[in-house]
SAM riboswitch aptamer (S box leader) from Alteribacter keqinensis, 106 nucleotides, folded computationally. RNAcentral holds the sequence, with entries from Rfam. Its Rfam family is "SAM riboswitch aptamer (S box leader)". About the family: The SAM riboswitch is found upstream of a number of genes which code for proteins involved in methionine or cysteine biosynthesis in Gram-positive bacteria.
RNA sequence: CUCUUAUUGAGAGUGGUGGAGGGACUGGCCCGAUGAAACCCGGCAACCGAUCAUUCAUUGAUUGUGGUGCCAAUUCCAGCAAAGCUGAGUCUUUGAGAAAUAAGAG
Numbered sequence: 001c002u003c004u005u006a007u008u009g010a011g012a013g014u015g016g017u018g019g020a021g022g023g024a025c026u027g028g029c030c031c032g033a034u035g036a037a038a039c040c041c042g043g044c045a046a047c048c049g050a051u052c053a054u055u056c057a058u059u060g061a062u063u064g065u066g067g068u069g070c071c072a073a074u075u076c077c078a079g080c081a082a083a084g085c086u087g088a089g090u091c092u093u094u095g096a097g098a099a100a101u102a103a104g105a106g
Base pairs, nucleotide, nucleotide: 001106002105003104004103005102006101007100008099013041015040016039017038021031022030023029025079026078027077028076042071043070044069047067048066049063050062051061052060053059075098080095081094082093083092084091
């Protein structure tokens, strides 16, 4: 980097360093000198893991010492398609796509 599967409406700092950017992309709309990114500390969660129980498969409970992840806004909203309603769409719903994370495979 590619593929497969699962999840994405919950949760998490009035800390230190740092100094202007950040929210994937495009369009919006936002966040930011009342301090962005990044790093450290802290925290959240429970995908893998661990323990116990259970099953044909599995599933459930507990844990947070290990491997990741995450800590503005629903994945911030839309981006393609279908359906619904309307006098009218900057409407609603569903699905797909894209993205992120985990686990496995190449």